[in-house]
This record gives sequence, C1' cells and structure tokens, in this order.
RNA sequence: GCCGUCCUAGCUCAGUUGGUAGAGCAUUCCCAUGGUAAGGGAAAGGUCGCCGGUUCAAUCCCGGCGGACGGCU
Repeated sequence: GCCGUCCUAGCUCAGUUGGUAGAGCAUUCCCAUGGUAAGGGAAAGGUCGCCGGUUCAAUCCCGGCGGACGGCU
C1' cells in the first nucleotide's frame, strides 16, 4: 500500500428483506430471611464509532473518516 471482518447499555453480546432497540451479568429499589448469600419482582441505563448521501422513514443500504482484528504484498 491492497483486501476482508467487526464497532449497539458499565461489561459480554443479540437484533432487524429499512418502520422509533433487546438479553445475560453489573447498578438501584422492593419481596422474602433472625441475618447474609442464593431466589422472585421492578426500575434506571443507549444521539447503535463520527460525518455525509439515498429514502416518507436508516442501527440496518451507499460513500468518506476514525478505531480493533486478520490476510496479502
């Protein structure tokens, strides 16, 4: 230099032939216990890496940039 995969909640990851995003763990509260852990219930937490384009509508499609990993030279 070229090619490919990936970037979504604090962490690990789903997700959608384009229609306002979820799980587990963690956090907070409640139940329960003599008390703690385990267990049950609820809540909070996200400009879906950034900037543009297409579209009535983009996390999803297209382009550029940034970052991680792999391959080739």
Molecule: transfer RNA
Organism: uncultured bacterium